RNAcentral holds the sequence, with entries from ENA. Predicted 3D model of a 266-nucleotide RNA (Bacterial large signal recognition particle RNA) from Candidatus Galloscillospira excrementipullorum.
């Protein structure tokens, strides 16, 4: 070395997820790779890790081991957007105030700016005084079947008479009440007052006097100080989503190297 039966082992692999753990069923990458049953509140097993059956290849184009390549996944990180939430350090936006600068606008000033002194008012209280409003006093009218008052006709009671009594109606006046008048008197009150006087407070406004004798006041725009605000800006934090943006892992297909049995018979 060549025939021949044969065996191991092959007949996909791989993430990610779920499990103690493997492997399957569903996703999903690789690409082409026997059939049939079972499976997500699951299936089947235990480190020789699906499981029953059936078929087939079969020591090589295979398989198994090192290395290499890295499709595509997982996970952290960055950098970029969306939205969302807080904060306010911030040259930042906005809104108020102060201070300062240049210029410019518009007013006002020697008929006197602006500051400085005085007094007066504006403030507070206390006391007149006025008004006004109300009550009381005054005055007018009105006001009483009986339970006010004078007179009381007629009637009534007493009485031998003279005379005596009480007394309705009228009639007169009144009381409270009631209606007015408004003068002067007197009490109370006031969202009243170009009133008066006494105290106090103040120094901001306004008026005056008087002393200096040229500037004052406001916008515009320009820097600066504070103060608020949270629309944009900005931070920080969370969720998405892009990234041929980086770490670190799993790792398909693919390429190098190695290894690859037994019987017989020649």
């Nucleotide at each position: 070395c060549c025939g021949u039966a044969c065996u191991a082992u092959c007949c996909g692999g791989g993430g990610a997820g779920a499990u103690a753990g493997c492997g399957g069923u569903g996703c999903c990458c690789u690409g082409u790779a026997c059939c049939c049953g079972c499976a997500a509140u699951c299936c089947g097993c235990u480190a020789c890790a699906g499981c029953g059956g059936g078929g087939g290849a079969g020591a090589a184009u295979u398989c198994c081991c090192g290395g290499u390549u890295g499709a595509g996944g997982g996970u952290c990180c960055c950098u970029g957007u969306u939205g969302u939430g807080u904060g306010g350090a911030c040259u930042g936006c906005c809104c108020g105030u102060c201070c300062g600068g240049c210029a410019g606008g518009a007013g006002u000033g020697a008929u006197g700016a602006g500051a400085g002194a005085c007094a007066g008012g504006u403030c507070u209280u206390g006391c007149g005084c006025a008004a006004u409003g109300u009550u009381c006093c005054u005055c007018c009218g009105u006001g009483a079947a009986c339970c006010a008052u004078g007179u009381c006709a007629g009637g009534c009671g007493g009485g031998g008479a003279a005379c005596c009594g009480a007394g309705c109606a009228g009639c007169a006046u009144u009381a409270a009440g009631c209606g007015g008048a408004c003068u002067c008197g007197a009490g109370c009150a006031u969202g009243u007052g170009c009133c008066g006087c006494g105290a106090g407070a103040g120094c901001g406004c306004c008026u005056g006097u008087u002393u200096u004798g040229a500037g004052c006041u406001u916008c515009u725009u320009c820097g600066g100080g504070c103060g608020g605000u949270a629309c944009c800006g900005c931070a920080c934090a969370u969720a998405g989503c892009a990234g041929c943006g980086g770490g670190c892992u799993c790792a398909a297909c693919g390429c190098c190297g190695g290894g690859u049995g037994u019987g017989c018979g020649g």